The RNA shown here (transfer RNA) has 72 nucleotides and comes from a Candidatus Gottesmanbacteria bacterium. It matches the Rfam family "tRNA". The family's RNA type in Rfam is transfer RNA. The coordinates come from a structure-prediction model, not an experiment, and the mean pLDDT is 83. It was read from a public genome assembly.

[in-house]
């Protein structure tokens, strides 16, 4: 330099056009002499950035940026 994949909650990941979810972690409560575990609930996201298409974009298109891999 060229090619490809990926970027979504603190972490690991779903979600392939119609207002974004799970597990673990966190907080509160129940339970226990207490802790852990279990159970119930709560909170946490301008979906990497910018533009375009569309009535509507996490999703489609383009550019940029970051990470990883391949080729030279």
């Nucleotide at each position: 330099g060229c090619c490809g994949a990926c970027g979504u909650a603190g972490c690991u990941c779903a979600g392939u056009g119609g207002u974004a979810g799970a597990g673990c972690a966190g907080c509160u409560g129940u339970u226990u002499c207490g802790u852990a575990a279990a159970c119930a609930g709560c909170a946490g996201g301008u979906c990497g950035u910018g533009a375009g298409u569309u009535c509507g974009a996490u999703c489609c298109u383009c550019a940029c940026u970051g990470u990883c891999g391949g080729c030279u």